[in-house]
RNA sequence: AAAAGAUAAAGCCACACCUGUCGCGAGGCAGGGACGGAAAACCGCGGGUCUGAUCCAGACAGCCGGGUUGCCUGA
Repeated sequence: AAAAGAUAAAGCCACACCUGUCGCGAGGCAGGGACGGAAAACCGCGGGUCUGAUCCAGACAGCCGGGUUGCCUGA
């Protein structure tokens, strides 16, 4: 110090849904909650889906790919 992995241990995130709030909307934020996740951390670069309306502007990173970074084992 690598590939790789979740066996162990310590932890982490939070689907649906509910409440409040922001937004025309897709959706976002906070709290509760937990289906799941070995990057379900970050980035709209490519594809895809969705929204508003219209020659454009947005949303989804827990849709797929890619890039960057990180805990433990490997050691």